[in-house]
RNA sequence: GCGGCUGUGGCGGAAUUGGCAGACGCGUACGGUUGAGGGCCGUAUGGGUAACCGUGCUGGUUCAAAUCCAGUCAGCCGCA
Numbered sequence: 001g002c003g004g005c006u007g008u009g010g011c012g013g014a015a016u017u018g019g020c021a022g023a024c025g026c027g028u029a030c031g032g033u034u035g036a037g038g039g040c041c042g043u044a045u046g047g048g049u050a051a052c053c054g055u056g057c058u059g060g061u062u063c064a065a066a067u068c069c070a071g072u073c074a075g076c077c078g079c080a
Stems, first nucleotide, its partner, number of pairs: 001079007010026003019063001027045007046053002056072005
């Protein structure tokens, strides 16, 4: 330099026919249970007072984009 794959809450990781973003699990907070802790059970849990914003970043297509297109950044793999 060329090609391929990947990038989503605090963490892992779903959602691809383009149609409620974050299912499910972990973690965390509060509560219950316990003498206490662990375990178990219940509720809550992306950001923001709100309007709104949010799928690596910047644009584009579309009524509508995590998903399609272009560019770009990072990581991994292969080729040279």